[in-house]
RNA sequence: CACUUAUCAAGAAAGGUAGAGGGUAAUGGCCCGAUGAAACCUUGGCAACCUGUUCAGCGCAAGCGGAACGAGGUGCCAACUCCAUCCCAAGCAAUUGGGAAAGAUAAGUU
Numbered sequence: 001c002a003c004u005u006a007u008c009a010a011g012a013a014a015g016g017u018a019g020a021g022g023g024u025a026a027u028g029g030c031c032c033g034a035u036g037a038a039a040c041c042u043u044g045g046c047a048a049c050c051u052g053u054u055c056a057g058c059g060c061a062a063g064c065g066g067a068a069c070g071a072g073g074u075g076c077c078a079a080c081u082c083c084a085u086c087c088c089a090a091g092c093a094a095u096u097g098g099g100a101a102a103g104a105u106a107a108g109u110u
Stems, first nucleotide, its partner, number of pairs: 002109007013043005021032003026085004044077003049073003052069004057064002081102001086099005
C1' cells in the first nucleotide's frame, strides 16, 4: 500500500513551546482560530477493538459466546465521520428518512 470483518447519534481537557492556520483531499456550505490554529511535549481523562485477569453460562470434549475490571497494545478528548455531493423513497416546496461511496479506528490476511 492492498484486501476482509466490525464499529462510527454516546463519552472525555488543562498546562508549556510555537505563531496562522484548522475541521483527511476536491467542490459548495457552515463553523473553529491572536480571548492563540496546525505541530510537538507534559499531565489528566474517555472508551472498551485486541491482549490480560476474574466471574457466571452452554458443551462429553475441542470449544463457544456473555459480564466485570481497566494492568498491557492501539485509538480518541468542538460540532452525527460538522453537513451536502451519488442512488432510492416521501413531499407543491422547504425539507425529511434510508442506502451507497469515501474516510477514520480496531483486529486479521498477503
A computed fold for a 110-nucleotide RNA from a Bacteroidota bacterium, annotated as SAM riboswitch aptamer (S box leader). It was read from a public genome assembly, where an Rfam model found it. The model forms 94% of the base pairs in the Rfam consensus. Its mean pLDDT, the model's own confidence on a scale to 100, is 82. NCBI's taxonomy places the organism under Bacteria, Pseudomonadati, Bacteroidota.